Model confidence (mean pLDDT): 84 of 100.
This is a predicted structure of a 105-nucleotide RNA (SAM riboswitch aptamer (S box leader)) from a sheep gut metagenome.
The model forms 97% of the base pairs in the Rfam consensus.
The sequence is in RNAcentral, with records from MGnify.
RNA sequence: CUUAUCAUGAGCGGCGGAGGAAACGGGUCCUGUGAAGCCGCGGCAACCGCGUCCCCUGCGGACGAAUGGUGCCAAGUCCUGCGGUGCAUCGCACCGGAAGAUGAG
Numbered sequence: 001c002u003u004a005u006c007a008u009g010a011g012c013g014g015c016g017g018a019g020g021a022a023a024c025g026g027g028u029c030c031u032g033u034g035a036a037g038c039c040g041c042g043g044c045a046a047c048c049g050c051g052u053c054c055c056c057u058g059c060g061g062a063c064g065a066a067u068g069g070u071g072c073c074a075a076g077u078c079c080u081g082c083g084g085u086g087c088a089u090c091g092c093a094c095c096g097g098a099a100g101a102u103g104a105g
Base pairs, nucleotide, nucleotide: 001105002104003103004102005101006100011041012040013039014038015037019030020029021028024081025080026079027078042073043072044071047069048068050064051063052062053061054060055058077099082096083095084094085093086092087091
């Protein structure tokens, strides 16, 4: 950079010590009943890989297992920031974008 997905799901212990929820602004929230980070074990999911089947033979589809490679385990990617649509009393709902995360290339 390209592409797919992002309303589901899944936590305990040890070390550690004050911060954290990507960055910045706003909001909201978690946190000394112990944050981040690291380690161990456990778990979730099923992207790659694997197995079976199907055809329109493709960067195809359906199903399955979960021993392998990643990922993940507060809240929708916690919400929002730009554009649009509808309703409307400050506002609410929805769609898209941007940014980000993860996989594959």